The RNA shown here (transfer RNA) has 73 nucleotides and comes from a Planctomycetota bacterium. Rfam family: tRNA. Rfam classes the family as a transfer RNA. The RNAcentral record of the sequence draws on ENA.
[in-house]
Formats: sequence, C1' cells, structure tokens
RNA sequence: ACGAGCGUAGCUCAAUCGGUAGAGCAGCGGAUUCCAAAUCCGCAGGUUGGGAGUUCGAGUCUCUCCGCUCGUG
Repeated sequence: ACGAGCGUAGCUCAAUCGGUAGAGCAGCGGAUUCCAAAUCCGCAGGUUGGGAGUUCGAGUCUCUCCGCUCGUG
C1' cells in the first nucleotide's frame, strides 16, 4: 500500500427482514447468617467508536474518518 473482519453498559457478548437497546459477570441496596462466603430478591448503569446521508423509523443500509485484529506483497 491492497484485501477482509471487528468496534454496543466497567468486562464478556446478544439484538431475526430496518420496528421497545438486552443477558451474564462486576457494582449498589435488601433478605438470610453470630460475622462472612454461598444463595435468593431488587436497583442502577448506554452519545451502539466520531461525523454525514437514505428512511415514517438505523445497532442494522450507504459514504467518510478513527482505532484494533488477520491476511497478501
């Protein structure tokens, strides 16, 4: 330089054909316990990497930029 893939909660990942953004772990509160751990119940946590476009509607489609990974030379 060229080609491909990935980027969503603190972490690991979902989200069908474009139609409510979710789970587990972690965190916080409570129950239980002599105290803890474990277990159970509840709560909170999001500019879906940035920007623009298409659309009634975009995590999803298009363009561009950034970052990471793999491949070719």